A computed fold for a 91-nucleotide RNA from Aquitalea magnusonii, annotated as c-di-GMP-I riboswitch aptamer.
Model confidence (mean pLDDT): 79 of 100.
The sequence was found by an Rfam model in a public genome assembly.
Lineage of the source: Bacteria > Pseudomonadati > Neisseriales > Chromobacteriaceae > Aquitalea.
RNA sequence: GGAAACUUAUGGCAAAGCCGGUGAAAGCCGGUGACGCAAAACUAAAGGGACUACCGGACGCCUAGCGUUCCCAUGUCAGCCAGUUGCCUGC
Numbered sequence: 001g002g003a004a005a006c007u008u009a010u011g012g013c014a015a016a017g018c019c020g021g022u023g024a025a026a027g028c029c030g031g032u033g034a035c036g037c038a039a040a041a042c043u044a045a046a047g048g049g050a051c052u053a054c055c056g057g058a059c060g061c062c063u064a065g066c067g068u069u070c071c072c073a074u075g076u077c078a079g080c081c082a083g084u085u086g087c088c089u090g091c
Stems, first nucleotide, its partner, number of pairs: 002091001012037002017032006035079001041084003047081002049077003056071003059067003
C1' cells in the first nucleotide's frame, strides 16, 4: 500500500417492549432493556427509497365551519440502499 471479514485484543453502539418527556403526526430525547452490529460512526443543503400531513390545495356537505376522501415536505428515517471517514488481527 492492497483486498478481506473466518480468528484475536481493547472497547463501542443498542432493536422490540415498558416508563417519563416532546411533537399535529411520522419521529425525536432520557431511563430501562439486548434483537442484533466492523462501521448500528458521520452525511437527509441537493442520489434512490420509505414514513408522516399541522399548514396549504382539491372535492363533498351546504356554510363562515365540518370531513372514515384525495393531493402536497417545507417535517422525518443513516439499524433500507448509497456517499465519506475509520479500530484490532491474521493474509